[in-house]
Molecule: small-subunit ribosomal RNA
Organism: uncultured bacterium
C1' cells in the first nucleotide's frame, strides 16, 4: 500500500459498487420454461341456432442442450496462444428444384375392472403439419461402370406463413497439433491395446476408438511413472522495474447438478428444474407399494469470526413460442437490509478579553484549555413542512415514484468520534499503584518521585469513521537475470581421470538456426494509460486514441554466435638430445642399537622416582667378555632441500615402471578447458583369513599420589603396531584458499637446467625457463591480511552457502561382515549465534620495579584474671547507627538524675519553642512561701505599683486558625563532611598525524629517579591536575631584646629577625647527558628528621542521629512535660587493652635528673589532725613570679632464695573518705582482712629500620564526680637486624592469551532430581485412497437363439454397486522406551 474481510468503540446524509471465502451439508413453503386454436380431435361456457368464446384434456410442432448457479473433480490438448484437416449444423440469409396420388392406426373421449395412493389394464369410436406406401428426381447417396436407392403438409384469408430436396454463406460446435502452464528424486524406471502395421467394425468426422492377426516396440535424468496440491485465463494487488502473490465482483473457456453407472429423444445432451438401474438419505402408506433432489430466486436449519428481503415489475434490455395480438421469463430492471468498500457533503460563518466561571498544572507570581464559551451580527448546505414536478418512450405502455430536481417557509436550529502521546513516530504534565496490578510490534517499562501501567487535564493524527486481528506484496541486493557470496563470518567436493553437458585459437568462403530490421494476420470485450464528453463535482458512466512487450507467415541484412567446406600455427600433442629427484612396485644385502639364549669373570645389590613402592636378584641379578637367535626401524648426510594428483615418500644395490624440467630444430594441425552421473586412488584407527611378534603398547593387573584418582608418575602386559590377500572410505584429508587461460612495480634467498661475456681454468656477475620461500608497490579486504605461487584485473566450467539450536540427527533409500559411511528433514525453541579488531579487567603467562611485603631481628596478641567494645541470648526496655580489609577502647573528649532518642505509669493539646490576629490585665516580670501529689501539675497566699510623645511598646492570661514540633522513614533522592585503594605515580587536554570506526600516537623505547624525577631518542609539539618546591616544626649558628629566669659575668634559657646545604667543590663511572659511587669541608650531604598537604577516579563505601535538605508519614500524637526503670542483664563467641606469671625480680630505706601542659564557679602552699582516702586552714597566683608537682625507671644499702612464694593480685567480708537533690539498681578512692586463675601460652597472627623498637613515668581535653587500664600529647633510659627479592600480600609499567565487561567472588560444561512441550521407535489396533487376482452381477447398448411379424422369452460379451484374498502405500492411535527443547 491492498482486502468479498471479521472484531471493539462510535455513527448525520447522499451517489456508485459489493455482500456464505466455512458444510459440492440437509432442506419446509412459494415462484424460476413454456408457447402455438393461423396443425388437429374432443369437452366446457354463452347462444333457439348459425355461431361465438378460449376455461380444460389430448395428439402434433418448436423450445426445455439457452439463460441462471457452483468450483467438487481435473496437472489434462483442461486452459492460454498460434496453426491444421478428416466433419456436423435446427432456427437465419442467398441461389436452384419441387410440394402429385393413396392408405393403416392412435390419444383425449365412452364403457368395464383393479388399486389407499401413484397410477394401471381391457373393450369400443375418431382427426391431423402423427405414421406408412406408390409416383417423380434439378439434384443427392452407393457404385470403376452398368446400374440401384431416396422427398414432401398443409393452414388461414387473399396476402403470406409453412413443408421437401440440393448448393453456398454466416454464426455455432466436434476433432488433431507446436509452444507455455505448481511442488516433491527421502517417487527411477514406466507401459501389453501398450507402440506400429494389415483386414474388419464403428463415428458426423481422422484415429487402438473397438476387434482379429502380425511385429516388438513406445516413454524417461531437457525428470517418465508415482505422490501431494489446484478449475484455467483476460485480469487484480504490490513493486522503479524485473519479479512476487493472487484468480471475489465483471468477461471468455472448462467441469458439475444427491452419489455411481447407462442409454433414449433430438440439429445439438449422455441432459440442473427429462428417462432407466444401483446406493445413501428424507417423506407418504390401508404395509401391498409409491414420491423426492434449491451448486436457480427468496427463505430455513446446521457449520462458522462472518455474508442480505420468503419485496415490486415485465415499463426498459434480452430470451422462448406465435403470422400477430400476446403469453412466459426470481434472466433482467428496480426497491429493501449492512459504514462492507470507494467518492462527495455537512455538523455553521464573522466579530467577541475582564483573557469570565469551572477544570488541570504551578516556582503561588501565574500558566493553560482559550476567541474557545457567554454575548452581538449573519447564513441555511443538511433537516422538517408545503407547493410544483421530469428525462428514461418511437405514437401507445413507467415497477422505480409523487422519485431525482426546483421553489417557499421555519430556525444554529437535527448531526463527532476513535486511536495515540519512551524511541522507531507527530504529540507531556499531575495523581494513584509500588516487579503488584498491568503494558508491549521490536528494544523494553513497573521493586515509592513511572512523560511506557490506571485515571484526569492538555496535546497530536485521522475523521463518519478510528483502532485491533488476519492475509499478500514492498522495504529484503534476506535466493541476487537485472542484483550476493564461499582464507578467518554459513559456504571449495580428500584427490585425480573422464562420459553427457557447457565453453572454446587464426584466416577465407558459404548458409541463415540464433541475432537485427520491414510487412501482413492475430493479440475478444471490459480493465490500465491519455484525450474529450455526461451525471452540480468526484466516485461512476460514455466515446475516441494509444497500448497489448506474444505467436504465426513472409521479404531483407550478414558484423557476431552456430552449421557446412577449405586452409593456418601461436593453444595442445609427438619426435631428437640432455638433466634432477626419499615418485611407485618387486627382489637381494648391510651395520648400529635392543631383547632373549648359552658359556666365562664376578658379588650384593639392581631398577625406578620429586620421594617411594610394586618389580628383578645368593636357584647368582645389575655390570662385563665371547658366541648364537630374532624382529622392527634406518643415525650422520639433512637443508627455508627434492619428488608425487592428493594421501604420502628417507640404509644400500639390482630389475621393472610413471611423471616432470631444459635446449634447438622437425612433425600433426584445435586434436583444447572444465566436468553432473561414473571410475580409480585415498593417513591413522578398525574388520576378515593366514603368518610374524624384538621394541613400544590401548584394555587389564599391581605400586604410588589424592578427600577420591576408573588420570597424570612407576612395574608388568594383551589386542595392535610388521607381512600377504581382502574390506572400510573417513580426518583440523588445511594453504581452513576448486581447476584452466591471459594481464598487472620490484627486491632478496634457494633448487634443477640453458646461454653470452669474463677467466689459463674455476668461483663470481648478468640474462632466461621451470619450481620453492621471505618482504613489498598499485589494487583488493569488515578488519586481520593477500599481493606475478593473489584473497588484484577479466573470461570459461564444476562444487557449495542462505540466522543459532534441534542436527549432520530421525525416518526412508544405497553401500558395508560389522563398526559405520553416504544422501538428508521436520516439529519445537531463541533473538540472537558468529567474524575481525579496540579499551579495560583477569591469568596457578612473561619481563622489569617498589613497599616492615617476605627474609634477618626485637617485643607482643592468641592461654589466665580484670577493664572495655561487638555479636548472640535475655528483657517491659536492654534506644539507634557502624559489620572483611576500610565495624568492633568506633559515633561515646566522661549513660547514677539530666544526657535520652528506649520501657512502665501519670499529665497537656495553637502546644516546651517562632511569627501573625482579637479581647482583657498592668499587682506584669521577679521574690518568699502553704496544701494535695512520686513529680509534672492543680489550688490558695504574702512582698514588690514597668516605660510612654498616651498612639503604643513590653509582658502575661484567654480564644480562633494559619501553623509549631518530630533523634519518625528513605545516605539507593541529595548538599556538606569522611574512610579506602594511596602520599601509589599516575590521570587527562588542545592542535596535529594514523585508522572506515571503536581508538591509537603523545604517556611507548634506552638510561635514571622516591617520583610521568630528569636526560637521550621519537609524528609528534605543547599544556593542565598530581610529584617536587613554596608553609609549620626540629637539629647548628649570628644579631637584637630580655620580664617573673640567673647571687653576678660568660653561659644557659626565652622569642623575634637572619645565615646555612646547592651535587656548590674534587676524583671515577656514564652517551661530552641525566645521574650514580667515593672524598673534602661542615652542626647537618644528597627530598637532613618530623608534620600539614591526598590527582582523575573506585567501593549506589559511611553518615537524614552533628548540621542543612527534596519527597513521604504522625498532628488530643510518631509532638510536649514528669517520676521510676533501662542503655550496666549473662550458658556463650570475637576484637582492643591493662596486670601478671617473677631474681635483668619483689619489698624496705636513702639519694638524683625532665618536658609538654593546666589553673579565679579555679589551682591550692605552709602549718595542724587522721595509718590512709581526706579534713581543718588559709598564704600566693588571672601566671617563665604562686600552685598542681612527688617525676618514674635509674643509682646506693638491706631483706627475700625459686616456692603458687615477701610472685600475682582477682574475688569477698568489714570499716570509712569525697563529689553530688540523690551513689540500691549504678561512682571513684582509703584502711583492715581475704588471697582465685596464672609458672610465658596450640593452630594462627600483629607492630617496628634509629633517638626507631622496647621499658619508664608526667600532662591535658571531656568533667560536680567517675567506671580512663581509653584517647591525644610530653619527655627519661635506649637496642638488635636487613644476605637478598625465590616465595606470601599489596601496588606500578610494558607485553601476551581471553568465549570475561556486574569485568575470575567472571564465564561456563555434562550427569542426576522435578515440571512442561514437541518429536522418533514400539507388541499391536483403527481408518483411508489406489493398484492386482477371484466371486457375484442391476439397468442399458450390442450380439445370438427360439417363437412369431410384433410383443415377448432365454442366453452371451462388457460393466456400476457389492463381496473376498494377498501385498504395497498414506494417516491416526499405542503400554513402554529413546534422545531433544524450555524452566
Nucleotide at each position: 500500500g491492498a482486502u468479498u474481510a471479521a472484531c471493539g468503540c462510535u455513527g448525520g446524509c447522499g451517489g456508485c459498487a459489493u455482500g456464505c471465502a466455512u458444510a459440492a451439508c440437509a432442506c419446509a413453503u412459494g415462484c424460476a420454461a413454456g408457447u402455438c386454436g393461423a396443425a388437429u380431435g374432443u369437452u366446457g361456457c354463452a347462444g333457439c341456432a348459425a355461431u361465438g368464446u378460449a376455461a380444460a384434456c389430448a395428439u402434433g410442432g418448436c423450445a426445455g442442450a439457452c439463460g441462471g448457479c457452483u468450483g467438487a473433480g481435473u496437472a489434462a490438448c483442461g486452459c492460454g496462444u498460434g496453426g491444421g484437416a478428416a466433419c456436423g449444423u435446427a432456427c437465419c440469409c442467398u441461389c436452384g428444384a419441387g410440394u402429385c396420388g393413396g392408405g393403416c392406426a392412435u390419444a383425449a373421449c365412452u364403457c368395464u375392472g383393479c388399486g389407499a395412493a401413484a397410477g394401471c389394464a381391457g373393450a369400443g369410436a375418431u382427426a391431423a403439419u402423427u405414421c406408412c406406401c406408390g409416383a417423380u428426381a434439378u439434384u443427392c447417396u452407393c457404385g470403376c461402370a452398368a446400374g440401384a436407392g431416396a422427398a414432401a403438409a398443409g393452414a388461414u384469408u387473399u396476402a403470406u406463413c409453412g413443408c421437401u430436396u440440393g448448393a453456398g454463406g454466416a454464426g455455432c460446435g466436434g476433432c488433431c497439433u507446436g509452444c507455455g502452464u505448481c511442488u516433491g528424486a527421502u517417487u527411477a524406471g514406466c507401459u501389453u491395446g501398450u507402440u506400429g502395421g494389415u483386414g474388419g467394425g464403428g463415428u458426423a468426422a481422422a484415429g487402438g476408438c473397438c476387434u482379429a492377426c502380425c511385429a516388438a516396440g513406445g516413454c524417461g535424468a531437457u525428470g517418465a511413472u508415482c505422490a501431494g496440491u489446484a478449475g484455467c485465463u483476460g485480469g487484480u494487488u504490490u513493486g522503479a522495474g524485473a519479479g512476487g502473490a493472487u484468480g471475489a465482483c465483471c468477461a471468455g473457456c472448462c467441469a458439475g447438478a444427491c452419489u455411481g453407472g447407462g442409454a433414449c429423444u433430438g440439429a445439438g445432451a449422455c441432459a440442473c428444474g427429462g428417462c432407466c438401474c444401483a446406493g445413501a438419505c428424507u417423506c407418504c402408506u390401508a404395509c401391498g407399494g409409491g414420491a423426492g433432489g434449491c451448486a436457480g430466486c427468496a427463505g430455513u436449519g446446521a457449520g462458522g469470526a462472518a455474508u442480505u428481503u420468503u419485496g415490486c415489475a415485465c415499463a426498459a434490455u434480452g430470451g422462448g413460442c406465435g403470422a400477430a395480438a400476446g403469453c412466459c421469463u426470481g434472466a433482467u430492471g428496480c426497491a429493501g437490509c449492512a459504514a462492507u468498500g470507494c467518492c462527495g457533503c455537512g455538523u455553521g460563518a464573522g466579530g467577541g478579553a475582564u483573557g469570565a466561571c469551572a477544570g488541570c498544572c504551578u516556582u503561588c507570581g501565574g500558566g493553560u484549555u482559550g476567541u474557545a464559551a457567554a454575548c452581538c451580527u449573519c447564513u441555511u448546505u443538511u433537516a422538517u413542512a408545503a407547493a410544483g414536478g421530469a428525462a428514461g418512450a418511437u405514437u401507445a405502455u413507467g415497477a422505480c415514484g409523487g422519485u431525482a430536481c426546483u421553489u417557499u417557509a421555519u430556525g444554529a436550529a437535527u448531526a463527532a468520534g476513535a486511536g495515540a502521546c519512551u524511541g522507531c513516530u507527530a504529540a507531556c504534565u499531575a495523581c494513584g499503584u509500588g516487579c503488584c496490578a498491568g503494558c508491549a510490534g521490536c528494544a523494553g517499562c513497573g521493586g515509592u518521585a513511572a512523560u511506557a501501567c490506571g485515571u484526569a487535564g492538555g496535546u497530536c493524527u485521522c475523521a463518519a469513521g478510528c483502532g485491533u486481528u488476519a492475509u499478500c506484496c514492498g522495504g529484503a541486493u534476506u535466493u541476487a537475470u537485472u542484483g550476493g557470496g564461499c582464507g578467518u563470518a554459513a559456504a571449495g567436493g580428500g584427490u585425480u581421470c573422464g562420459u553427457a553437458g557447457g565453453c572454446g585459437g587464426a584466416u577465407u568462403g558459404u548458409u541463415a538456426a540464433g541475432u537485427c530490421u520491414g510487412a501482413u494476420a492475430u493479440u475478444a470485450a471490459a480493465g490500465c494509460u491519455c484525450a474529450a464528453g455526461g451525471c452540480u463535482c468526484a466516485a461512476c458512466c460514455u466515446u475516441g486514441a494509444a497500448u497489448c512487450u506474444g505467436u504465426a507467415u513472409u521479404g531483407g541484412a550478414a558484423a557476431c554466435u552456430g552449421g557446412c567446406a577449405a586452409u593456418c600455427u601461436u593453444g595442445a600433442g609427438a619426435g631428437u638430445g640432455g638433466g634432477a629427484g626419499a615418485g611407485g612396485c618387486a627382489g637381494a644385502u648391510g651395520g648400529a642399537a635392543c631383547u632373549c639364549u648359552u658359556g666365562g669373570u664376578g658379588u650384593a645389590g639392581g631398577a625406578g622416582u620429586a620421594a617411594a613402592a610394586u618389580c628383578c636378584g645368593u636357584u647368582g641379578a645389575u655390570a662385563u667378555c665371547a658366541a648364537g637367535a630374532g624382529g622392527a626401524a634406518c643415525g650422520c648426510c639433512a637443508a627455508a632441500u627434492g619428488c608425487g594428483a592428493a594421501g604420502g615418500c628417507a640404509a644400500u644395490c639390482u630389475g621393472c615402471u610413471g611423471g616432470c624440467c631444459c635446449a634447438a630444430c622437425u612433425c600433426u594441425g584445435a586434436c583444447g578447458c572444465u566436468c553432473a552421473g561414473g571410475a580409480a586412488c585415498g593417513a591413522a584407527a578398525g574388520c576378515g583369513u593366514g603368518g610374524g611378534g624384538a621394541g613400544c603398547g590401548a584394555c587389564c593387573g599391581g605400586g604410588a599420589u589424592u578427600a577420591g584418582a576408573u588420570a597424570c608418575c612407576c612395574c608388568g602386559u594383551u589386542a595392535g603396531u610388521c607381512c600377504a590377500c581382502g574390506c572400510c572410505g573417513u580426518a583440523a584429508a588445511c594453504g581452513a584458499u576448486g581447476g584452466g587461460u591471459g594481464c598487472u612495480a620490484g627486491g632478496c634467498a634457494u633448487u634443477g637446467g640453458a646461454g653470452u661475456g669474463u677467466u689459463c681454468g674455476a668461483c663470481c656477475c648478468c640474462u632466461u625457463c621451470a619450481g620453492u620461500g621471505c618482504c613489498g608497490c598499485a589494487g583488493c579486504u569488515a578488519a586481520c591480511g593477500c599481493g606475478u605461487u593473489a584473497a588484484g584485473c577479466a573470461c570459461c566450467c564444476c562444487g557449495c552457502c542462505u540466522g543459532g539450536g534441534g542436527a549432520g540427527u530421525a525416518c526412508g533409500g544405497u553401500c558395508g561382515c560389522a563398526a559405520g559411511a553416504u544422501u538428508a528433514a521436520a516439529a519445537c525453541u531463541c533473538a540472537a549465534a558468529g567474524g575481525a579488531a579496540u579499551u579495560g579487567a583477569c591469568g596457578g603467562g612473561g619481563a622489569c620495579c617498589c613497599g616492615c611485603a617476605c627474609a634477618a631481628g626485637c617485643g607482643g596478641u592468641g592461654g589466665a584474671g580484670c577493664g572495655u567494645g561487638u555479636g548472640g541470648u535475655u528483657u517491659a526496655a536492654u534506644u539507634c547507627g557502624a559489620u572483611g580489609g576500610u565495624a568492633a577502647g568506633c559515633g561515646g573528649a566522661g549513660a547514677a538524675c539530666c544526657u535520652c532518642a528506649c520501657c512502665a505509669g501519670g499529665a497537656c493539646u495553637u502546644g516546651a519553642c517562632a511569627u501573625c490576629c482579637u479581647a482583657c490585665u498592668g499587682a506584669a516580670a521577679g521574690c518568699c512561701a502553704c496544701u494535695g501529689g512520686a513529680a509534672a501539675c492543680a489550688g490558695a497566699g504574702g512582698c514588690c505599683c514597668u516605660c510612654u510623645u498616651c498612639g503604643g511598646a513590653c509582658a502575661g492570661u484567654a480564644g480562633a486558625g494559619a501553623c509549631a514540633g518530630g533523634u519518625g522513614c528513605u545516605g539507593c533522592a541529595c548538599g556538606g563532611u569522611u574512610g579506602u585503594c594511596g602520599u601509589c605515580a599516575g590521570c587527562u587536554c588542545g592542535u596535529g598525524c594514523c585508522g572506515u570506526g571503536a581508538g591509537g600516537c603523545g604517556u611507548u623505547c634506552c638510561g635514571u629517579u622516591a617520583a610521568g624525577u630528569c636526560g637521550g631518542g621519537u609524528a609528534a609539539c605543547g599544556a593542565g591536575c598530581g610529584c617536587a618546591a613554596c608553609c609549620c616544626u626540629u637539629a647548628u649558628u649570628g644579631c637584637u631584646a630580655g620580664u617573673u629566669g640567673u647571687a653576678u659575668u660568660u653561659u644557659u634559657c626565652u622569642a623575634g629577625c637572619g645565615a646555612g646545604a646547592c651535587u656548590g667543590c674534587c676524583g671515577c663511572g656514564g652517551u661530552u647527558a641525566a645521574c650514580g659511587c667515593g672524598g673534602a669541608g661542615g652542626a647537618a650531604g644528597g627530598u637532613g628528621g618530623g608534620g600539614a598537604u591526598g590527582a582523575c577516579g573506585u567501593c549506589a563505601a559511611a553518615u537524614c542521629a552533628g548540621c542543612g535538605u527534596g519527597g513521604c508519614c504522625c498532628u488530643u500524637a510518631u509532638g510536649u512535660c514528669c517520676u521510676g526503670g533501662g542503655c550496666g542483664a549473662c550458658a556463650c563467641a570475637c576484637g582492643c587493652g591493662c596486670u601478671a606469671c617473677a631474681a635483668u625480680g619483689g619489698c624496705c630505706g636513702g639519694u638524683a635528673c625532665a618536658a609538654u601542659g593546666g589553673g579565679u564557679u579555679g589551682c591550692c602552699a605552709a602549718a595542724u589532725c587522721g595509718c590512709g582516702a581526706g579534713a581543718u586552714g588559709g598564704a600566693g597566683c588571672u601566671a617563665a613570679u604562686c600552685c598542681c608537682a612527688a617525676a618514674a625507671a635509674a643509682c646506693c644499702g638491706g631483706c627475700c632464695c625459686c616456692a603458687g612464694u615477701u610472685c600475682g593480685g582477682a574475688u569477698u567480708g568489714g570499716a570509712g573518705u569525697c563529689u553530688g537533690c540523690a551513689a540500691c539498681u549504678c561512682g571513684a578512692c582509703u584502711c583492715c582482712a581475704u588471697g582465685a586463675a596464672g609458672c610465658c601460652g596450640g593452630a594462627a597472627u600483629c607492630g617496628c629500620u634509629a633517638g626507631u623498637a622496647a621499658a619508664c613515668g608526667c600532662g591535658a581535653a571531656u568533667c560536680a564526680g567517675c567506671c580512663a587500664c581509653g584517647u591525644c600529647g610530653c619527655g627519661u633510659u635506649g637496642a638488635a637486624u636487613a644476605c637478598g627479592u625465590u616465595c606470601u600480600c599489596g601496588g606500578g609499567u610494558c607485553u601476551u592469551g581471553u568465549a570475561c565487561a556486574c569485568a575470575c567472588c567472571g564465564c561456563c560444561c555434562g550427569u542426576c532430581a522435578c515440571a512442561c512441550c514437541a518429536c522418533g521407535a514400539a507388541a499391536g489396533c483403527c481408518a483411508g485412497g489406489g493398484g492386482c487376482g477371484c466371486c457375484c452381477g442391476a439397468a442399458a447398448u450390442u450380439c445370438c437363439a427360439a417363437c412369431u411379424u410384433g410383443c415377448u422369452u432365454g442366453g452371451g460379451c462388457c460393466u456400476a454397486a457389492g463381496g473376498u484374498g494377498a501385498a504395497a502405500c498414506u494417516g491416526g492411535u499405542g503400554a513402554u522406551u529413546g534422545g531433544g527443547g524450555u524452566g